The RNA shown here (THF (Tetrahydrofolate) riboswitch aptamer) has 85 nucleotides and comes from uncultured Atopostipes sp. The model forms 94% of the base pairs in the Rfam consensus. RNAcentral holds the sequence, with entries from MGnify. It matches the Rfam family "THF (Tetrahydrofolate) riboswitch aptamer". Rfam's curators write: Tetrahydrofolate (THF) riboswitch was first reported for Ames et al. as an RNA motif in 5' untranslated (5'-UTR)regions of folate transport and biosynthesis genes in Firmicutes genomes.
[in-house]
RNA sequence: AGAGUAGGAAUAUAGCGUAAAGUGCUAGUGGAUGGGAUGUUGCCGUUAGACGAAGAGUUUCUUGCGACUAUAUUUCGCAUCCGCU
Numbered sequence: 001a002g003a004g005u006a007g008g009a010a011u012a013u014a015g016c017g018u019a020a021a022g023u024g025c026u027a028g029u030g031g032a033u034g035g036g037a038u039g040u041u042g043c044c045g046u047u048a049g050a051c052g053a054a055g056a057g058u059u060u061c062u063u064g065c066g067a068c069u070a071u072a073u074u075u076c077g078c079a080u081c082c083g084c085u
Stems, first nucleotide, its partner, number of pairs: 001085002007076009016066003025049007035082005055063003
């Protein structure tokens, strides 16, 4: 000097919801987090609370919508010390 976590973003595909779940917000609580140790911005689970949406059509279907979910690809991606190349 470089690589590597959790995870973020974009795109594609398949789904879920549109009879409102999910996402997001606040508070409490638990957990994981470069190979090791410590730890946090961040991440995940859980409890409680407040809030809250875009449907339409020609209705076995089509087309929208949702801080929706999963997978794949691309890209971005640890603070200190040690380790690795």

The organism belongs to Atopostipes, within Bacteria.